[in-house]
RNA sequence: GGAGUCGGCCAGGCAGUCGCCGCGCCACGGCUUCGCCGUGCGGCGCGGAGGAAAGUCCGGGCUCCACAGGGCAGGGUGCCAGGUAACGCCUGGGGGGCGCGAGCCCACGGAAAGUGCCACAGAAAAUAUACCGCCUCGCCCGCGAGGGCGCGGUAAGGGUGAAAUGGUGCGGUAAGAGCGCACCGCGCCGCUGGCAACAGCGGUGGCAGGGUAAACCCCACCCGGAGCAAGACCAAAUAGGGGAGCAGGGUGCGGCCCGCACCGCUCCCGGGUAGGUCGCUCGAGGUGUGCGGUGACGUACACCCCAGAUGGAUGGCUGCCCUCGACAGAACCCGGCUUACAGGCCGGCUCCCCUC
Numbered sequence: 001g002g003a004g005u006c007g008g009c010c011a012g013g014c015a016g017u018c019g020c021c022g023c024g025c026c027a028c029g030g031c032u033u034c035g036c037c038g039u040g041c042g043g044c045g046c047g048g049a050g051g052a053a054a055g056u057c058c059g060g061g062c063u064c065c066a067c068a069g070g071g072c073a074g075g076g077u078g079c080c081a082g083g084u085a086a087c088g089c090c091u092g093g094g095g096g097g098c099g100c101g102a103g104c105c106c107a108c109g110g111a112a113a114g115u116g117c118c119a120c121a122g123a124a125a126a127u128a129u130a131c132c133g134c135c136u137c138g139c140c141c142g143c144g145a146g147g148g149c150g151c152g153g154u155a156a157g158g159g160u161g162a163a164a165u166g167g168u169g170c171g172g173u174a175a176g177a178g179c180g181c182a183c184c185g186c187g188c189c190g191c192u193g194g195c196a197a198c199a200g201c202g203g204u205g206g207c208a209g210g211g212u213a214a215a216c217c218c219c220a221c222c223c224g225g226a227g228c229a230a231g232a233c234c235a236a237a238u239a240g241g242g243g244a245g246c247a248g249g250g251u252g253c254g255g256c257c258c259g260c261a262c263c264g265c266u267c268c269c270g271g272g273u274a275g276g277u278c279g280c281u282c283g284a285g286g287u288g289u290g291c292g293g294u295g296a297c298g299u300a301c302a303c304c305c306c307a308g309a310u311g312g313a314u315g316g317c318u319g320c321c322c323u324c325g326a327c328a329g330a331a332c333c334c335g336g337c338u339u340a341c342a343g344g345c346c347g348g349c350u351c352c353c354c355u356c
Stems, first nucleotide, its partner, number of pairs: 001352010012321007020048007027039005050327001054338002057336005062227004074223005079093005094108001095106004109218002114216002116212003131158002133154003137150005166184006185207001186205008231278004241269006249263005285304008322325001
């Protein structure tokens, strides 16, 4: 100098002005005059979107409903250890794959519990089996080399396929074959290291039935439902409900009285609607430093307060500067994941080339 990889950060800036939302103080009014409540046409001050506010895909807080315990069904997760309020997230490690490397990717339990599926090609896709070959023997033809037919043996070689019943080599054999042996692979047992996943070593078994479980299924673990339009409180008008009292009036039952039912007036009670208030933002909070830990993270101290609307607020204009500015905007809150994104800055590491 070039190429690459991982992590972190910023997200046009400054000033003026007019508006919008929230809060505090002043002002004004009321009261039970520490003070509280209300009003607004006012004045002053302060604060006002994001790294993803997004998708709503996971997990939790909070609220209401349900719930003795256990089981079934259903759903989810799936190497090990740790972190966390919890997680399908994160960290560290193991195994497998890719890359020269830094590093990146992986739903990574079980296929001798059972079932299903494996297109085309191919003899055969899993009770097994043999297309071309190879070989012994028998018969026939041929002077011979050899050829043909048949009974068998075989799976080494060819061929099909994404995948063919352990691989390579030597021995062995008529030709072959774990038939025998060595190494590798696999199963089992033991030892060593490690919390563990697992790794290494030794012994042993000739070696058992290919793949597929984000196919059914089995195993282990986890999971109650609904969601801030949750939920709580205050509470009109109108209609309706319950209770008490008043008048003893009207109507019905009835021949009449008593009685019963309904209607009327007054007061009280409770439920719901419109409307309003709370929930609402101080929180598993942020920043800095120290300590513990490889790390995720935890902890101590100090400092900080950082939107809370409910037709829903961030905008308009002017001036200056630059590299001319992407994706996009809260609606109960928080931890993650995923997706979108112009440009720029910082740091660690790797590879190649050049120079000293």
This is a predicted structure of a 356-nucleotide RNA (Bacterial RNase P class A) from a Gammaproteobacteria bacterium. The prediction has a mean pLDDT of 76. A source record names the gene rnpB.